[in-house]
Context: one part of a larger RNA
Molecule: small-subunit ribosomal RNA, 5' domain
Organism: uncultured bacterium
RNA sequence: GACGAACGCUGGAGGCGCGCCUAACACAUGCAAGUCGAACGGACGAGACGAGAGCUUGCUCUUGUCAAGUUAGUGGCGGACGGGUGAGUAACACGUGAGCAAUCUGCCCUUAAGAGGGGAAUAACGUCUGGAAACGGACGCUAAUACCGCAUAAUGCAAAGGUAUGGCAUCAUAUUUUUGCCAAAGAUUUUAUCGCUUAAGGAUGAGCUCGCGUCUGAUUAGAUAGUUGGCGGGGUAACGGCCCACCAAGUCGACGAUCAGUAGCCGGACUGAGAGGUUGAUCGGCCACAUUGGGACUGAGACACGGCCCAGACUCCUACGGGAGGCAGCAGUGGGGGAUAUUGCACAAUGGGGGAAACCCUGAUGCAGCGACGCCUCGUGAGGGAAGACGGUUUUCGGAUUGUAAACCUCUGUCUCCAAGGACGAAUCAAUGACGGUACUUGGGGAGGAAGCGACGGCUAACUACGUGCCAGCAGCCGCGGUAAUACGUAGGUCGCAAGCGUUGUCC
Numbered sequence: 001g002a003c004g005a006a007c008g009c010u011g012g013a014g015g016c017g018c019g020c021c022u023a024a025c026a027c028a029u030g031c032a033a034g035u036c037g038a039a040c041g042g043a044c045g046a047g048a049c050g051a052g053a054g055c056u057u058g059c060u061c062u063u064g065u066c067a068a069g070u071u072a073g074u075g076g077c078g079g080a081c082g083g084g085u086g087a088g089u090a091a092c093a094c095g096u097g098a099g100c101a102a103u104c105u106g107c108c109c110u111u112a113a114g115a116g117g118g119g120a121a122u123a124a125c126g127u128c129u130g131g132a133a134a135c136g137g138a139c140g141c142u143a144a145u146a147c148c149g150c151a152u153a154a155u156g157c158a159a160a161g162g163u164a165u166g167g168c169a170u171c172a173u174a175u176u177u178u179u180g181c182c183a184a185a186g187a188u189u190u191u192a193u194c195g196c197u198u199a200a201g202g203a204u205g206a207g208c209u210c211g212c213g214u215c216u217g218a219u220u221a222g223a224u225a226g227u228u229g230g231c232g233g234g235g236u237a238a239c240g241g242c243c244c245a246c247c248a249a250g251u252c253g254a255c256g257a258u259c260a261g262u263a264g265c266c267g268g269a270c271u272g273a274g275a276g277g278u279u280g281a282u283c284g285g286c287c288a289c290a291u292u293g294g295g296a297c298u299g300a301g302a303c304a305c306g307g308c309c310c311a312g313a314c315u316c317c318u319a320c321g322g323g324a325g326g327c328a329g330c331a332g333u334g335g336g337g338g339a340u341a342u343u344g345c346a347c348a349a350u351g352g353g354g355g356a357a358a359c360c361c362u363g364a365u366g367c368a369g370c371g372a373c374g375c376c377u378c379g380u381g382a383g384g385g386a387a388g389a390c391g392g393u394u395u396u397c398g399g400a401u402u403g404u405a406a407a408c409c410u411c412u413g414u415c416u417c418c419a420a421g422g423a424c425g426a427a428u429c430a431a432u433g434a435c436g437g438u439a440c441u442u443g444g445g446g447a448g449g450a451a452g453c454g455a456c457g458g459c460u461a462a463c464u465a466c467g468u469g470c471c472a473g474c475a476g477c478c479g480c481g482g483u484a485a486u487a488c489g490u491a492g493g494u495c496g497c498a499a500g501c502g503u504u505g506u507c508c
Base pairs, nucleotide, nucleotide: 001507002506003505005504006503007502008501009500012378013377014376015375016374017373018371019370020336025334026333027332029331030330031329034077035076036075039074040073042071043070044069047066048065049064050063051062052061053060054059055058084289085288086287093214094213095212096211097210098209099208100207103206104205108202109201110200111199112198113197114196116150118148119147125140126139127138128137129136130135156181157180158179159178160177161176162175163174164173165172166171186194187193188192215261216260217259222252223251224250227249228248229247230246232244233243234242264286265285266284267283268279269278270277271276291312292311293310294309295308314325315324316323317322342368344367345366346365350364351362352361353360354359381411382410383409384408391402392401393400394399415449417444418443419442420441421440425435452497453496454495455494456493457478458477459476463492464491465490466489467488473480474479
């Protein structure tokens, strides 16, 4: 000097930041991922029109048609983003630089072409029925942008071949021939939009490979059998012992393998003249994880925090047969700890998901609350004022000092208090503001409401008196204290910093 700090004493205002470093301990409660009726069949249905019946002739009931709207289910897209945490990981995890002639990519953009004609089901629903519940079972009916054939089809894919160019080569690119194979979905407020299928390119995102760099220990010296390589297969979007059969016996290691310990990495941050050392909170990039361990499904993308299955531990419900759960999301609770906040407001803005849109959702985010935790700014008054007052302290009793300090006079009004007005942020033709009646402006009142903490032997700026008497105590080091202690305690004075000041801890 610094800090995500803590503790002691003290504490006026504002702005901007920051706030479980410990138990990746356990969690009550609420919320944090939905949306689309312009994909679909139902169900409900305000209301309008018509018909019939009852009669209290303007109401009630029944029924037909139209229908705004609502939505459990099927279906689509999104729940792989956003948000959290740092347990694991010494590794292609990260950083940096290359590469994939070994790859994929929903939504988006550009271009080209297409969308013909059929079928069989199933939820919802109905009937019956099991179970305490969670949740089901049987039979029957029905729709689609759900599902399945057929047709069409190349510049696509596969196989076989020709030609050209490039390459050391396996081959790659371009072009060409033959054969085989693969597609589709419609909707609407109806003519314009949004969708659907195939192909090529782009963009974005992702996967994989390699060079170099990345803590400590040798009181860890040998390690390794799918191990190292080959051949052939399987698998993958893709290369590869990734996996498998066979063959060979290799591969790594004092340039530190293996083992053990510790640890998320980086941009950065702190410190330092620099070299360096330490560090990785907040913000940004990457990685890993989601009660512990394992597994796959769906999907463009996961081996998926608020999805599924199995096992373990724990908690809860139970009619004992069986079920339910996962805050390292935002708040909040218990526990641990020296220590870390509200079960707040709003989608107004920015951004995200869905939708043609209106709009809905969004504890992302924007704000507010709490905390001197940090940084910055301002204030606690300004000018004059000597009888150098009173009081305090001290004294050689003359005085000295506190001290222009106060009183007193003249002012000012930042902050505070009261009253009135009152935004920008809103992008627009208009409407739309959580923050917020906030910031800010104007007027009024009145010095009123606002100073402490540490030190004073030397290092180190700042000294006297009394008390104590190697006691009580101080102390970072040297050291003070045993009767005149500038070193202990108190007082006066002084010095330093100041809404803070000291102490402790850690780093340079």